[in-house]
Molecule: Bacterial RNase P class A
Organism: Paracoccaceae bacterium
RNA sequence: GCGGAUGGCCGGGCGGCCGCUUUCGUGCCUGGCGUUGCCAGGUCACGCGAGAGGAAAGUCCGGACUCCACAAGGCAACGGUGCCGGGUAACGCCCGGCCGGGGCAACCCGAGGGAAAGCGCCACAGAGAACAAACCGCCCUGCAGAGUUUGGAGGUUCGCCUCCGGCAAUACGGGGUAAGGGUGAAACGGUGGGGUAAGAGCCCACCGCGGGGCCGGCAACGGUUCCGGCAUGGCAAGCCCCACCGGGAGCAAUGCCGAAUAGGGAUCUCACGUUGGCCGCAAGGCCGCAGGGCCGCCUUGGCCCGGAGGUCCGGGUUGGCAGCUAGAGGCGUCCGGCAACGGGCGCCGCAGAGGAAUGGUCGCCGGCGGGGCAACCCGUCACAGAAUCCGGCUUACAGGCCGUCCGCGCGC
Numbered sequence: 001g002c003g004g005a006u007g008g009c010c011g012g013g014c015g016g017c018c019g020c021u022u023u024c025g026u027g028c029c030u031g032g033c034g035u036u037g038c039c040a041g042g043u044c045a046c047g048c049g050a051g052a053g054g055a056a057a058g059u060c061c062g063g064a065c066u067c068c069a070c071a072a073g074g075c076a077a078c079g080g081u082g083c084c085g086g087g088u089a090a091c092g093c094c095c096g097g098c099c100g101g102g103g104c105a106a107c108c109c110g111a112g113g114g115a116a117a118g119c120g121c122c123a124c125a126g127a128g129a130a131c132a133a134a135c136c137g138c139c140c141u142g143c144a145g146a147g148u149u150u151g152g153a154g155g156u157u158c159g160c161c162u163c164c165g166g167c168a169a170u171a172c173g174g175g176g177u178a179a180g181g182g183u184g185a186a187a188c189g190g191u192g193g194g195g196u197a198a199g200a201g202c203c204c205a206c207c208g209c210g211g212g213g214c215c216g217g218c219a220a221c222g223g224u225u226c227c228g229g230c231a232u233g234g235c236a237a238g239c240c241c242c243a244c245c246g247g248g249a250g251c252a253a254u255g256c257c258g259a260a261u262a263g264g265g266a267u268c269u270c271a272c273g274u275u276g277g278c279c280g281c282a283a284g285g286c287c288g289c290a291g292g293g294c295c296g297c298c299u300u301g302g303c304c305c306g307g308a309g310g311u312c313c314g315g316g317u318u319g320g321c322a323g324c325u326a327g328a329g330g331c332g333u334c335c336g337g338c339a340a341c342g343g344g345c346g347c348c349g350c351a352g353a354g355g356a357a358u359g360g361u362c363g364c365c366g367g368c369g370g371g372g373c374a375a376c377c378c379g380u381c382a383c384a385g386a387a388u389c390c391g392g393c394u395u396a397c398a399g400g401c402c403g404u405c406c407g408c409g410c411g412c
């Protein structure tokens, strides 16, 4: 200098004028009261202060909080997570490590437990895709065999011929083979050597696989050594098995006030236990009991009912207040820890709207791109708006700044 990886921060700045929301203070107005004061309210006036995010987004996880007659323990169903250790209120998140994959590397990714518990799938191609298999090829052999023969014998008209033996392209049959080639994403271990008729873990060395011992580590695992038969595919982000975790709904939760010819009227069906006590003349009412019910199931504990429904007519509910912002809060610093994070001390008070507030305008500066010798000119400036609140993840983002690391090249 170039290329790459990774962590953090900013994301327009300053000023003027006008405008908006809000806490608080003062004043004014209205009402009340315990009346030279207090309380409540207000489309009112003024003043100090504050006023959208790092993602406010997605609604994917985990919670706080609220309500629900169900709660505790166990079982089942359904769902979630899935190596080890740590962090956290908790998590499917974060940190550190192990193993595997990608990359020269820095780094990045992993839906990372189990395939001899069972079921299922692996198209096409290929001989053959789970405990199989021979397409091409290689070796041996049987029969045939064009051709060939420095072999032997015989014959010979000396050109050759016949027989025996050997080599041999090729065709068919039998046996052996899975090393070589082919098919395929993947072929019943890999490389090298020996051995064999040719081959094969057939044998050997190393790797791989299975198991034992020892050492290191909290552990996942790693190292080393010994033994072994030479060796037992893949997919579980197919069903499944194993381990751990898990109530439901959600601020439109929920609570209060207000509101109602109104705790309304009409009609129909079914049901109408009580040996107890009290009130009542009776009808009946109240308390208790029998009995019934509330969970997917059981036990324990608790809770509810102790008459249940249908149809029609009709009133109110579209209002107000609270929930609503002080939080597992933020910033700084010290200590512990590799870190995530935790603790101590100090400081701050950082939107709370309620159909929903941040806007308009002017000037100067800034970043980036282009033109120009320059002065300067032109263009452009991202993703995007709180609504109960937090911890995460994921997605979007013009441009700029800072740090660390890796690779390549060059110079000193």
Base pairs, nucleotide, nucleotide: 001408002407003406004405005404006403007402008401009400010399012365013364014363015362016361017360018359020051021050022049024047025046026045027044028042029041030040031039032038033037053383057394058393060392061391062390063389064388065250066249067248068247070301071300072299073298074297075296078246079245080244081243082242083097084096085095086094087093098112099110100109101108102107113241114240118239119238120235121234122233135181136180137177138176139175140174141173142172144170147167148166149165151164152163153162154161155160189207190206191205192204193203194202209228210227211226212225213224214223215222216221254322255321256320257319264313265312266311267310268309269308270307273289274288276287277286278285279284291305292304293303294302329348330347331346332345333344334343335342336341366381367380368379369378370377371376